[in-house]
Guanidine-I riboswitch aptamer from Goekera deserti, 115 nucleotides, folded computationally. The prediction has a mean pLDDT of 84. Rfam family: Guanidine-I riboswitch aptamer. Gene Ontology term of the family: regulation of gene expression. Taxonomically the source falls in Goekera (Bacteria, Bacillati, Geodermatophilales, Geodermatophilaceae).
Formats: sequence, C1' cells, structure tokens
RNA sequence: GCGGGGCGCGUCUAGGGUUCCGUCGCCGGUCACGGUGGGUCUGGUCCGAGAGAUGCAGGCAGGGUCCCGCGUACGCCGCGGCCCUGUCCCACGGCGGGAGAAAAGCCCGGGAGGC
Repeated sequence: GCGGGGCGCGUCUAGGGUUCCGUCGCCGGUCACGGUGGGUCUGGUCCGAGAGAUGCAGGCAGGGUCCCGCGUACGCCGCGGCCCUGUCCCACGGCGGGAGAAAAGCCCGGGAGGC
C1' cells in the first nucleotide's frame, strides 16, 4: 500500500413520538357509550443509545493434567476441550436521508467533517 473477515445479544435509562389504552375539549345520547379533535396531555403499551448503565456471550494473558480427547520423540511435550483467576482502553462529530402509526441519542454512522 492492497484485499478479506469480525466488532454480538438481553435488560434498563437518557431520549422519542402518538398506532392502541387512558385523559382533556367539542358534538350526539336518559344511560352505557359513539363521533371528532388535542402529544404545546403528566401517563400505560410501543421505539430507544458506538461515544449511557448493567448482565451474558466472546477476545486476550496466566494457571489447572491427583480434569478429558487426539498426536507423540512418552515429557501435559504439542494441539484442542473444559474449569479457575485477571483483563477488555479511547472516542469532537453535522447537514441530509430511512423505517414504522410517528418521532428520536434508532439505522445510514466509530460515516462526512474536524482535532
């Protein structure tokens, strides 16, 4: 310099809108309720973070052979499985577009750009 692969998932929160529920206004109705409008209605359902939290999986390092399998030069020597301990850093970021009911810190995107 070129090419390829991986960078996961669950739960929650910041946040988000308005399909449904609820609620509020108006209209109709004896009532039950129905129609219509309001998310500049606190809420429930719902969506939801690379740079938020947490857990799991996984990576890496070390260890266990008085754990197991294969190979063997017969030494746990090598490879692998399983288990244990430790560790997993940094991160400024548009415009615009996309999804679904709609929107967003979701996806495009650890992008463009900046330092």